This is a predicted structure of a 96-nucleotide RNA (THF (Tetrahydrofolate) riboswitch aptamer) from Natranaerobius thermophilus. Rfam family: THF (Tetrahydrofolate) riboswitch aptamer. Gene Ontology term of the family: tetrahydrofolate metabolic process.
[in-house]
RNA sequence: GGUAGAGUAGGUGUCUCGCGUUAAGUGCCAAGGGAUGGGACGUUGCCCUUGGACGAAAGCUAUUAAGAGCUGCGUUGGGACAUCGCGUUCGCUAUC
Numbered sequence: 001g002g003u004a005g006a007g008u009a010g011g012u013g014u015c016u017c018g019c020g021u022u023a024a025g026u027g028c029c030a031a032g033g034g035a036u037g038g039g040a041c042g043u044u045g046c047c048c049u050u051g052g053a054c055g056a057a058a059g060c061u062a063u064u065a066a067g068a069g070c071u072g073c074g075u076u077g078g079g080a081c082a083u084c085g086c087g088u089u090c091g092c093u094a095u096c
Stems, first nucleotide, its partner, number of pairs: 001096005010084009019074003028052007038090005058071004
């Protein structure tokens, strides 16, 4: 110097444990902030906060009742596994 590879935030699916179903959560809009392959910069995506708009699938069992259990529902939260997975640049590994 050449070639190849690893590695992020996150996405998707399955299983499992929860939450809500007396409506939070999810998704949408605006503003602000944060982190983001090993380093730096950085957009896209991601997260947090505030405000706004919109919005739902409940049912059964037994019980005096409270409460409990079960089956569903929610473009619902976490975990495990599988899979997909940085733009520039400098590095890392292997090899010639």